[in-house]
RNA sequence: CUGACGAGCUCCGGAGAAUUCCGAUCGCGAUCGGAUGCCGAAGGUGCAAGGGGACGCGAGUUCCCGAAUCUCUCAGGCCAAAGGACGGAGUGCGGCGC
Repeated sequence: CUGACGAGCUCCGGAGAAUUCCGAUCGCGAUCGGAUGCCGAAGGUGCAAGGGGACGCGAGUUCCCGAAUCUCUCAGGCCAAAGGACGGAGUGCGGCGC
């Protein structure tokens, strides 16, 4: 100096599903306790191909690693707001390359 990569920060976009029922409190839409129904895109669980180990003459058996917007629904959420995986732009770093 330039290029892609990585995590961070700022801005923009960003789905789904209860403004459910009962009780209490404050004092009027929130908090707490309970009930029923639902959602998947914070976080977390599970695993396919593949890779590795152990046992076995062999066929094989068994254990470990192993992704997601898939899966489960533990956590979280179910008017709006907030949050939000992910995407875009900017910014200064980090190691790599020239």